[in-house]
RNA sequence: CCAAGAAAAAGCCGAACCUAUUGAAAGAUAGGAAACGGAAAGUCGUGGAUCCUGAGAAUGGAAAGCCAGACUGCCUUG
Numbered sequence: 001c002c003a004a005g006a007a008a009a010a011g012c013c014g015a016a017c018c019u020a021u022u023g024a025a026a027g028a029u030a031g032g033a034a035a036c037g038g039a040a041a042g043u044c045g046u047g048g049a050u051c052c053u054g055a056g057a058a059u060g061g062a063a064a065g066c067c068a069g070a071c072u073g074c075c076u077u078g
Stems, first nucleotide, its partner, number of pairs: 002078004012038002017032006036065001042071003046068003050062003
């Protein structure tokens, strides 16, 4: 440097739920609490899918832990 693997070791994230705030909504933030799960559940939002608004596959917004893609990355093995 390349490839593969995963809960082996050290670590990491935190589904659902509740409360408060915020938003037209989807949702977001913070706290609690729990641990559904994850080898990238780190970042992006490029394509498809999804959600909200809306007469509307318009426009605008949202999430992305659905599929694909890009960038970065711990450990082990080759």

c-di-GMP-I riboswitch aptamer from a Methylococcales bacterium, 78 nucleotides, folded computationally. The model forms 94% of the base pairs in the Rfam consensus. Model confidence (mean pLDDT): 80 of 100. The source organism's lineage runs through Bacteria, Pseudomonadati, Pseudomonadota, Gammaproteobacteria and Methylococcales. Rfam family: c-di-GMP-I riboswitch aptamer. About the family: GEMM was predicted in a large-scale screen for bacterial structured RNA regulatory elements. The sequence was found by an Rfam model in a public genome assembly.